[in-house]
Context: one part of a larger RNA
RNA sequence: GGCGCAUGAUGGAUGCCUUGGCGCCAGAAGGCGAUGAAGGACGUGGAAAGCUGCGAUAAGCCACGGAGAGCGGCAAACACGCUUUGACCCGUGGAUUUCCGAAUGGGGUAACCCGCAUCCGAGUGAUGCAUCCCGAAAGGGAAGCGAGACCCGGCCAAGUGAAACAUCUCAGUAACCGGAGGAAAAGAAAGAGAAUCGAUUCCGUUAGUAGUGGCGAACGAAAGCGGAGCAGCCCAAACCUGCGGCUUGCCGCAGGGGUUGUAGGGGCCCGCCACGGCAGCGCGGAGGUUAGGUGAAGCGGAUGGAAAGCCGCCCCGCAGAGGGUGAAAGGCCCGUAACCGAAAACCCGAGCGCGCCCAGGGACUCCCUGAGUAACGCGAUCUAAGUGAAGCUUCGCGUGAAUCCGCGCGGACCACCGCGCAAGGCUAAAUACUAGCUGGCGACCGAUAGUGAACAAGUACCGCGAGGGAAAGGUGAAAAGCACCGCUUUGAGCGGAGUGAAACAGAACCUGAAAUCAUGUGCCU
Numbered sequence: 001g002g003c004g005c006a007u008g009a010u011g012g013a014u015g016c017c018u019u020g021g022c023g024c025c026a027g028a029a030g031g032c033g034a035u036g037a038a039g040g041a042c043g044u045g046g047a048a049a050g051c052u053g054c055g056a057u058a059a060g061c062c063a064c065g066g067a068g069a070g071c072g073g074c075a076a077a078c079a080c081g082c083u084u085u086g087a088c089c090c091g092u093g094g095a096u097u098u099c100c101g102a103a104u105g106g107g108g109u110a111a112c113c114c115g116c117a118u119c120c121g122a123g124u125g126a127u128g129c130a131u132c133c134c135g136a137a138a139g140g141g142a143a144g145c146g147a148g149a150c151c152c153g154g155c156c157a158a159g160u161g162a163a164a165c166a167u168c169u170c171a172g173u174a175a176c177c178g179g180a181g182g183a184a185a186a187g188a189a190a191g192a193g194a195a196u197c198g199a200u201u202c203c204g205u206u207a208g209u210a211g212u213g214g215c216g217a218a219c220g221a222a223a224g225c226g227g228a229g230c231a232g233c234c235c236a237a238a239c240c241u242g243c244g245g246c247u248u249g250c251c252g253c254a255g256g257g258g259u260u261g262u263a264g265g266g267g268c269c270c271g272c273c274a275c276g277g278c279a280g281c282g283c284g285g286a287g288g289u290u291a292g293g294u295g296a297a298g299c300g301g302a303u304g305g306a307a308a309g310c311c312g313c314c315c316c317g318c319a320g321a322g323g324g325u326g327a328a329a330g331g332c333c334c335g336u337a338a339c340c341g342a343a344a345a346c347c348c349g350a351g352c353g354c355g356c357c358c359a360g361g362g363a364c365u366c367c368c369u370g371a372g373u374a375a376c377g378c379g380a381u382c383u384a385a386g387u388g389a390a391g392c393u394u395c396g397c398g399u400g401a402a403u404c405c406g407c408g409c410g411g412a413c414c415a416c417c418g419c420g421c422a423a424g425g426c427u428a429a430a431u432a433c434u435a436g437c438u439g440g441c442g443a444c445c446g447a448u449a450g451u452g453a454a455c456a457a458g459u460a461c462c463g464c465g466a467g468g469g470a471a472a473g474g475u476g477a478a479a480a481g482c483a484c485c486g487c488u489u490u491g492a493g494c495g496g497a498g499u500g501a502a503a504c505a506g507a508a509c510c511u512g513a514a515a516u517c518a519u520g521u522g523c524c525u
């Protein structure tokens, strides 16, 4: 020096564990904000750096309700206090709530500076003083945030595919902008399309069909049928009444009337005031939510540090879900099944009252039935549809009707035959989503996994900034966390002693692999 073995060191794999994650289901909820939000800055404790809580009344103040012996958060110790005259804790309501922030008196490099409001100057307190919209004023409203969700609208790419690429595709997608709600949107036929059906929405099917398509790539219906869920209404006009205006036959306002397509309504005549309904307002009280409560049944022995495991004899069960307890507990603890419960706030709401809504027949053919609209031309758009034989829908520009003997549609167009009634509006449910709340589940993870984050985590740290972004869990059943003695620089560390089942569990703490190192030793050289 090499190879091995042993003992240790280093190291932190592995095993076991879980306070944290991930996914899904159900319920409930679906907003907060100028009465100043979300989010922050700075403060606030006897001592207080961080987190949490709170706001100069500052780990808190008041009331009510619950609960009942301890309590002063994480977080020990010290000091000092509170508490059966009910503290701490939990729930409901209230008070306080600095400064910044939409931030709003003006300014500003957020958490700062400076104002005005009855003589002047200084200090202090309260209140008011931004902008936009409506309104004569008084006064009212808006803004900003939220889940990177869902919805509606506006605007609108490219990578890509076509094995290149231009029409086409990706895709009316992403991004951006605006708006709203707990859902939104759509919705009561100027429908559909050939039998007839009868608002809308969603699911299945029709069907990868009919079609579209450099007929390439690719795109791709609808009716119908089966289901979920069902709900229908209100204006404008004619006409009537009242009021007002003036250019004296018109206009405006309010009320009545009226709302449809087998046309309806008004005006004229006859008949009728009953039966139903409501999505509006108020009252109401079953039920629920936000604290809680009752809650069955086991002892002994041996082993062991410890019994819940073993042995023996029992018990409960509408409870043998689960967790904890010194090892493995239906009967020790918390719970579980079942049942009970609210001073206060909120949700929901049987019922009651108010209010509101609804119907018939006839004759006449006088009046009304949504105009720069429909239609047409040109250019687009949409529909699955790329100009096509290209209708329908919607928009831009232009032209520009009819008025029920009317008008639109049934895929150019025409005829016949059918279907509907545009140019005003509202409308639950079935549908979409989940930031937060409650409960539950998992052939999901188990600390290089699972969230980036089980720990002071969006922290430390990096970056001017937008932004990027970690590592880091485990003594023990219980701190019983090594009194005391010794060595030592009075350091680290170590040896005794003691605790403990164990200290090679001693805090650099469960287990403690490998690389690597040291010491000892065997063999070889």
Stems, first nucleotide, its partner, number of pairs: 001524009015510001016474002020445002022442006029434002031145002039100003042055003046078001050074002061094006070082003105114003115129003131142004150181001151179004161168001165214001191197002201228005211219002232426003235370001239256008261404001263369004268362003276357003280354004287347004292340003298313004314331002316320001322334003375399006383391001406421005461468002481509001484496004
Molecule: large-subunit ribosomal RNA, domain I
Organism: Verrucomicrobiota bacterium